RNA sequence: CGUCUUCAGGGUGGGGUGUAAUUCCCAACCGGCGGUAAAAGCCCGCGAAUCCUAUUAAUAUUAGGACUGAUUCGGUGAAAAUCCGGAGCCGACGGUGAGAGUCCGGAUGGGAGAAGAUG
Numbered sequence: 001c002g003u004c005u006u007c008a009g010g011g012u013g014g015g016g017u018g019u020a021a022u023u024c025c026c027a028a029c030c031g032g033c034g035g036u037a038a039a040a041g042c043c044c045g046c047g048a049a050u051c052c053u054a055u056u057a058a059u060a061u062u063a064g065g066a067c068u069g070a071u072u073c074g075g076u077g078a079a080a081a082u083c084c085g086g087a088g089c090c091g092a093c094g095g096u097g098a099g100a101g102u103c104c105g106g107a108u109g110g111g112a113g114a115a116g117a118u119g
Stems, first nucleotide, its partner, number of pairs: 001119007014026003028102002030091002032046004041089002050066005071087005093105003
């Protein structure tokens, strides 16, 4: 480097209002992958959804592009926006008896990537 196999996302218990809410209010809970002087949801980058262009018989595939959320203070240290302590913040689209990061659905999908086998 080629081929193949396997794996690859978590979370509303409780209370309130109401005809109706796991969607509102109180409160609770969750955090994909790689990188980094040292361990990261919020530092850099990637993946997933959607859209556009080319390709195509095709809405598939492949390539390119658009879009793409959120953090600070103190401490330790050689080194941390990653650890420890405090206080915050963020979370695609469609659906719904009422507005969803957590329910249902596209998805028995896709996938950053990880591990292994083999030449």